[in-house]
RNA sequence: GAUAGAGGUUGCGUUUUUCAUAAGUACUUUUUUGGAUGUGGUAGGCACAGGUGAAAAAAGAGAAAAGGGAACAACGCCGAAAGAUUGGUAUCCUAUUUAUCAAGUCUUGGGAAUACAUUAAAUAAAUGUAUAACUGUCAUCUAACAAGAUGGGGCGCUAUC
Repeated sequence: GAUAGAGGUUGCGUUUUUCAUAAGUACUUUUUUGGAUGUGGUAGGCACAGGUGAAAAAAGAGAAAAGGGAACAACGCCGAAAGAUUGGUAUCCUAUUUAUCAAGUCUUGGGAAUACAUUAAAUAAAUGUAUAACUGUCAUCUAACAAGAUGGGGCGCUAUC
């Protein structure tokens, strides 16, 4: 240098189908009250709607979806992948938020639990930080095996050539 592998409280990620939730919510419409604002994520501009009645409230009728979740199946894999940052794209324009894409840099061995924060309809799930255990691997030491102590990290570890 090349090839092949290992870790596992469901190792990581993607897709289809089904189910529940979202929700009797958003939204549409009728009536009554109300009486000037409202909509395009947020702000400014611009545009549109509005005394032929805005916002808001009550009653009635109709009535979703996306994201996220669970189960089965299939596929790709073991920096698998995730997050932060930079840049591009999307939205009527600018800024910003959000979503998504791309590479460069940084962090993270793995899953779960607890606390806080963000996001979300949510007590779900996800992400980030911290905690002390578990687990895997390498080095050193104590060591007959077993096992234990200390320390390190994935550009690592093991095997073969």
The RNA shown here (Lysine riboswitch aptamer) has 161 nucleotides and comes from a soil metagenome. RNAcentral holds the sequence, with entries from MGnify. Of the family's consensus pairs, 96% are formed in the model.